[in-house]
Context: one part of a larger RNA
RNA sequence: CUGGGCUUAAAGCGCGUGUAGGCGGCUCCGAAAGUGUCGUGUGAAAUCCCAGGGCUCAACCCUGGAACUGCGCGGCAAACUCCGGAGCUUGAGGCCGGUAGAGGUGCCUGGAACUCUCGGUGGAGCGGUGAAAUGCGUAGAUAUCGAGAGGAACGCCGGAGGCGAAAGCGGGGCACUGGGCCGGUUCUGACGCUGAGACGCGAAAGCGUGGGGAGCAAACAGGAUUAGAUACCCUGGUAGUCCACGCCGUAAACGAUGCACACUAGACGUCGGACCCUCUGACGGGACCGGCGUCGCAGCAAAAGUCCUAAGUGUGCCGCCUGGGGAGUACGGCCGCAAGGCUAAAACUC
Numbered sequence: 001c002u003g004g005g006c007u008u009a010a011a012g013c014g015c016g017u018g019u020a021g022g023c024g025g026c027u028c029c030g031a032a033a034g035u036g037u038c039g040u041g042u043g044a045a046a047u048c049c050c051a052g053g054g055c056u057c058a059a060c061c062c063u064g065g066a067a068c069u070g071c072g073c074g075g076c077a078a079a080c081u082c083c084g085g086a087g088c089u090u091g092a093g094g095c096c097g098g099u100a101g102a103g104g105u106g107c108c109u110g111g112a113a114c115u116c117u118c119g120g121u122g123g124a125g126c127g128g129u130g131a132a133a134u135g136c137g138u139a140g141a142u143a144u145c146g147a148g149a150g151g152a153a154c155g156c157c158g159g160a161g162g163c164g165a166a167a168g169c170g171g172g173g174c175a176c177u178g179g180g181c182c183g184g185u186u187c188u189g190a191c192g193c194u195g196a197g198a199c200g201c202g203a204a205a206g207c208g209u210g211g212g213g214a215g216c217a218a219a220c221a222g223g224a225u226u227a228g229a230u231a232c233c234c235u236g237g238u239a240g241u242c243c244a245c246g247c248c249g250u251a252a253a254c255g256a257u258g259c260a261c262a263c264u265a266g267a268c269g270u271c272g273g274a275c276c277c278u279c280u281g282a283c284g285g286g287a288c289c290g291g292c293g294u295c296g297c298a299g300c301a302a303a304a305g306u307c308c309u310a311a312g313u314g315u316g317c318c319g320c321c322u323g324g325g326g327a328g329u330a331c332g333g334c335c336g337c338a339a340g341g342c343u344a345a346a347a348c349u350c
Stems, first nucleotide, its partner, number of pairs: 003322004007304002012318001014201004021194003025088006033081002035077008049065006091191001092188003095184005103177007110154001114150008125136002162169002206247006215241002220236004258317006266295008275286003299306002323350003332343004
């Protein structure tokens, strides 16, 4: 460079905002850069191709034609792309009216449980296991009642349920705040899609400073088990788990499936909205839009499967793959306090 690919065989960046770039709706007009056509100049010769000819043939050579798919200039055309102008509303956005939600941040607050402290009752065990022991207990434990303190997490509701870009979000109230969905045809008039770099967010663990520490619990200690037991089981237990601020930037960050748009049988469930029918209606039924699911035709697929939430049929843009090991390693660079992260080979070997 070209081809084929990326759910599970190698391959979708963890997620978003967005720069450059690439791509871009409908109608009309202009111009003519791309594009087409005609003319003209050039495109050395040789070579290649065709025809004829010369060496007894051939290779080779000679003559002519064609070709040289290109480039310059000029004329014409205007469908498509680009460019300039005018307009449009279906894409996109705004406005108005509704609406659901564990979406986010801060402050306040509640009950159950647990541990601890104090007091009452009580008097020998408790705890734990397969069985035990370590452990706790006459300095009064376990149990039970009352009072108080503390930290963390929020049972039922709860759902194949909801919200969020992802990570993720679940007691209650208030304040501030992001996004979505439905309805209106009220405004702008292509304002759009994607997105190399960049920037931001990013579970858990881990790191720094300060706080906090009930329960749980790496490490650690002890008791068991065992041939051993640096484990599984038991008794303890420190970091940590929690809060504030600052780092880290990873994951089976998964739907192992990038984003956007259009099109392509149905059936059932469920969540949100506004509408219609049933005299009314909170009940029931129906059609529409948006989400989450289950099944399934065609199609696709190596199959498993997938199937309007595509892995179908197409378009645009980005990322990534190119045999296994060596290796997501070395070296270099950038980032980090460190741990380490990102980028990323080769020798050699099968």
This is a predicted structure of a 350-nucleotide part of an RNA (small-subunit ribosomal RNA, central domain) from a metagenome. The full RNA is in RNAcentral, with records from SILVA. The coordinates come from a structure-prediction model, not an experiment, and the mean pLDDT is 89. Its Rfam family is "Bacterial small subunit ribosomal RNA". Gene Ontology terms of the family: structural constituent of ribosome and ribosome.